[in-house]
RNA sequence: GCGCUGGUAGCUCAGCUGGAUAGAGCGUCGGUCUCCGGAACCGAAGGUCGUGGGUUCAAAUCCCGCCUGGCGUA
Numbered sequence: 001g002c003g004c005u006g007g008u009a010g011c012u013c014a015g016c017u018g019g020a021u022a023g024a025g026c027g028u029c030g031g032u033c034u035c036c037g038g039a040a041c042c043g044a045a046g047g048u049c050g051u052g053g054g055u056u057c058a059a060a061u062c063c064c065g066c067c068u069g070g071c072g073u074a
Base pairs, nucleotide, nucleotide: 001073002072003071004070005069006068007067010026011025012024013023019057028044029043030042031041032040050066051065052064053063054062
C1' cells in the first nucleotide's frame, strides 16, 4: 500500500431486516435496611451513536471521504 473488521453511557457490549422516548450489565450518586459497613431492594444522573458529507418523509442502521484500533497479505 491492498483486503477484512471494530469505533454506541466511566467500563464491557446489544441494537445494523431504516421508523416508537437509544438500551442492558457493571460502576457512580441518592434512598430503604443496618450500631457501622457490605449484601439485598428502590430510584437517579450520565450518550452531538468516531468525524465530515450524501440518500430518504425519516439514518446508530444505507452510500462516500477522513481519523483511529485490530487481523491478514506482499